[in-house]
Parts: sequence; C1' cells; structure tokens
RNA sequence: GGGCCCAUAGCUCAGCAUGGUAGAGCAGGUGGCUCUUAACCACAAGGUCGGGGGUUCGAAUCCCUCUGGGCCCA
Repeated sequence: GGGCCCAUAGCUCAGCAUGGUAGAGCAGGUGGCUCUUAACCACAAGGUCGGGGGUUCGAAUCCCUCUGGGCCCA
C1' cells in the first nucleotide's frame, strides 16, 4: 500500500440478507418465598445501535466517509 471482518444495555451477544414499536441471557435494583442466606419466582429499570453525512414517508439495517480493534496479502 491492497483486501476482508467486527463495533448494539454494566458484561456476553441476537436482530442487518428482505428498512417498519430496539431485544435475550447474565450482573445490579425492588418484591415474593425462606428462621436467614443461597437457589427459585415475579416486577421494574438500563441503549441518541462507535462519530459524521447521504438516500427514504421511515435507517441498528442501504450508500459514502472517519475512528478504534482483529485477520490475510504485498
């Protein structure tokens, strides 16, 4: 220098192909159960989807660009 992949909740990830209300598990919070804790059950909370721009009635999803990380080639 060239190519590919990844970035979504505190953590691990799904959702992207085929645009249409942002999700799961775990952790943490509250309550139930229990003599108590753990386990188990229930509830609630938690994200401008890495930044910026574009397309569109509508973008996590499509396009461009930048940043960070990983791999391959030279």
Source information
A computed fold for a 74-nucleotide RNA from a Candidatus Aenigmatarchaeota archaeon, annotated as transfer RNA. Model confidence (mean pLDDT): 83 of 100. It matches the Rfam family "tRNA". Rfam's curators write: Transfer RNA (tRNA) molecules are approximately 80 nucleotides in length. Rfam classes the family as a transfer RNA.